The RNA shown here (transfer RNA) has 72 nucleotides and comes from Dermatophagoides pteronyssinus. NCBI's taxonomy places the organism under Eukaryota, Opisthokonta, Ecdysozoa, Pyroglyphidae, Dermatophagoides. RNAcentral holds the sequence, with entries from Ensembl Metazoa and Rfam.

[in-house]
RNA sequence: GGGUACAUAGCUCAGCGGUAGAGCAACUGACUGCAGAUCAGUAGGUCCUCGGUUCAAUUCCGAGUGUGCCCU
Repeated sequence: GGGUACAUAGCUCAGCGGUAGAGCAACUGACUGCAGAUCAGUAGGUCCUCGGUUCAAUUCCGAGUGUGCCCU
């Protein structure tokens, strides 16, 4: 330099046009002598950035940034 994949909650990931979820972690309550485990609940997100298409974009298109892999 060329090709390709990925970027979503603190972490690991799902969701691939109709407006965002799970597990773990955190917090609160129940339980317990205290804690752990268990059960119930709560909070946490400008969906990497900018632009385009669309009635509507996390999702499709273009450019950029970052990361992994392959080729040279």

Its Rfam family is "tRNA". By type it is a transfer RNA. Rfam links the family to the GO term triplet codon-amino acid adaptor activity.